[in-house]
RNA sequence: GGGCUCGUGGCUCAACGGUAGAGCGCCCGCUUUGCAUGCGGAUGGUUGCGGGUUCGAAUCCCGCCGAGUCCA
Numbered sequence: 001g002g003g004c005u006c007g008u009g010g011c012u013c014a015a016c017g018g019u020a021g022a023g024c025g026c027c028c029g030c031u032u033u034g035c036a037u038g039c040g041g042a043u044g045g046u047u048g049c050g051g052g053u054u055c056g057a058a059u060c061c062c063g064c065c066g067a068g069u070c071c072a
Base pairs, nucleotide, nucleotide: 001071002070003069004068005067006066007065010024011023012022013021018055025043027041028040029039030038048064049063050062051061052060
């Protein structure tokens, strides 16, 4: 330098172009003599950045940035 894959809550990952969710975590409460487990509730993301297509974009297209991998 080129090819491919990827970038979504604190973490790990979902989500056919049509309201962005789950598990874990953090916080509060119940349960316990206390801790853990369990149960209930609450919290948290303008989907890496910029533009385009579309009535509508996390999703499709282009550029950039970053990560991984392969080739040279």